[in-house]
């Protein structure tokens, strides 16, 4: 230089055929305990890497472009 595959919530990851963004942990409140782990419940947390296009509508489909990893020279 070139192919691929990856980027979605503090951390791990889901999201099918475009049509209201989610599990788990974690945190933050209450309650159960004398307390501590712990259990239940209720709750706050997202510019979906970035730019642009398409489309009534875009995490999703086209194109650029950053970054990781990773192959081929």
């Nucleotide at each position: 230089g070139g192919g691929g595959c990856u980027g979605u919530a503090g951390c791990g990851c889901a999201g099918c055929u475009g049509g209201u963004a989610g599990c788990g942990c974690a945190c933050u409140u209450g309650c159960a305990u004398g307390g501590c782990a712990u259990g239940c419940a209720a709750g706050g947390g997202g510019u979906c890497g970035c730019c642009g296009g398409u489309u009534c509508g875009a995490a999703u489909c086209c194109g650029g472009u950053c970054a990781g990893c990773u192959c081929c020279a």
Notes: The RNA shown here (transfer RNA) has 73 nucleotides and comes from an Actinomycetota bacterium. Rfam family: tRNA. The family's RNA type in Rfam is transfer RNA. Rfam links the family to the GO term triplet codon-amino acid adaptor activity. Model confidence (mean pLDDT): 83 of 100.